[in-house]
RNA sequence: GUGAAGAAAGACCAAACUAUUUGUGAAAAUAGGACGGAAAGCUUAUGGGUCUCUAUAUUCAGAGAAAGCCGAGUUACCUAA
Numbered sequence: 001g002u003g004a005a006g007a008a009a010g011a012c013c014a015a016a017c018u019a020u021u022u023g024u025g026a027a028a029a030u031a032g033g034a035c036g037g038a039a040a041g042c043u044u045a046u047g048g049g050u051c052u053c054u055a056u057a058u059u060c061a062g063a064g065a066a067a068g069c070c071g072a073g074u075u076a077c078c079u080a081a
Base pairs, nucleotide, nucleotide: 005079006078012037013036017032018031019030020029021028022027035068041074042073043072044071047070048069050065051064052063053062054061
């Protein structure tokens, strides 16, 4: 230095919920809040699943939502064993 790993220290992110706003909706944004996270950084929805709307109502189809469901790609702080 690289790979793997995750004790400590310093940083980082922010679930549920609440308030306001937007949307038919899934949900999103801002503020508060902290369940948790060693990538809960970034990319991927054309890897697999999940959810919404319209149509159908047996199926088929189209349009959308979400990456903190699992997976994949990529970059990265610190340093005991």
Predicted 3D model of an 81-nucleotide RNA (c-di-GMP-I riboswitch aptamer) from Sulfurimonas sp. The organism belongs to Sulfurimonas, within Bacteria. It was read from a public genome assembly, where an Rfam model found it. Of the family's consensus pairs, 90% are formed in the model. It matches the Rfam family "c-di-GMP-I riboswitch aptamer". Rfam describes the family as follows. GEMM was predicted in a large-scale screen for bacterial structured RNA regulatory elements. Its mean pLDDT, the model's own confidence on a scale to 100, is 87.